[in-house]
Molecule: Fluoride riboswitch aptamer (crcB RNA motif)
Organism: Halococcus hamelinensis 100A6
RNA sequence: GCUUCAUCGGGCGAUGGAGUCCGCCUGCCCCAACCGCUGGGUUUCCAGCUGAUGACUCCUUCUCCAGC
Numbered sequence: 001g002c003u004u005c006a007u008c009g010g011g012c013g014a015u016g017g018a019g020u021c022c023g024c025c026u027g028c029c030c031c032a033a034c035c036g037c038u039g040g041g042u043u044u045c046c047a048g049c050u051g052a053u054g055a056c057u058c059c060u061u062c063u064c065c066a067g068c
Base pairs, nucleotide, nucleotide: 008027009026010025011024012023013022016059017058018057019056020055021054036049037048038047039046040045
C1' cells in the first nucleotide's frame, strides 16, 4: 500500500412518516448502492400500466363502496 473478515457509523432499496427485520453500497479523493414496467420510434420523443411497503405493522395523503 492492497485485499478480506469482525465491530461500529453513514447512505440506499421507482410517491410521505415511524417501528422491526432483510438486502445492497460505503467510510482519503474520484467513486458506490438507488433512480419501475410495456409498446412504437429510437440522440431527444410519443402512448399505456402497477404500487404510498424491499417485507410486515401502524399513521398520513389520494380514490372507491357502505353506514351514521